[in-house]
């Protein structure tokens, strides 16, 4: 000086569904509270932050499965989508000293 799988700190982004509804299913996550006619908002946990499939649109899409707008796959080399610093480590180079 450069790189960086993973790590730390701060900051930021995101979703919170379905149904046979005493509960059950999938999952990292389906929680709690507030307002209320309904939107919505806040917090916790979880996941993700450009090496970006966290998440959104397409989409009540297409195929499968199922009780299921859930779940799996396609779509998807699609279009969007949120960063700074530090330290460890590794590589390269220069100088000095020693041999």
């Nucleotide at each position: 000086a450069a790189a960086u799988g993973a790590c730390c700190u701060g900051c930021g982004g995101g979703g919170u569904g379905g149904c046979g509804u005493u509960g059950c299913c999938u999952g990292a996550g389906a929680u709690g509270c507030u307002u209320a006619u309904a939107g919505a908002g806040c917090a916790a946990a979880c996941c993700c932050g450009u090496u970006g499939a966290a998440c959104c649109u397409g989409a009540u899409c297409c195929g499968g499965c199922u009780a299921g707008u859930a779940c799996c796959g396609g779509c998807g080399u699609a279009g969007g989508a949120a960063c700074a610093g530090g330290a460890c480590u590794u590589u390269c180079g220069a100088g000095c000293g020693c041999a």
A computed fold for a 99-nucleotide RNA from an uncultured Halieaceae bacterium, annotated as TPP riboswitch aptamer (THI element).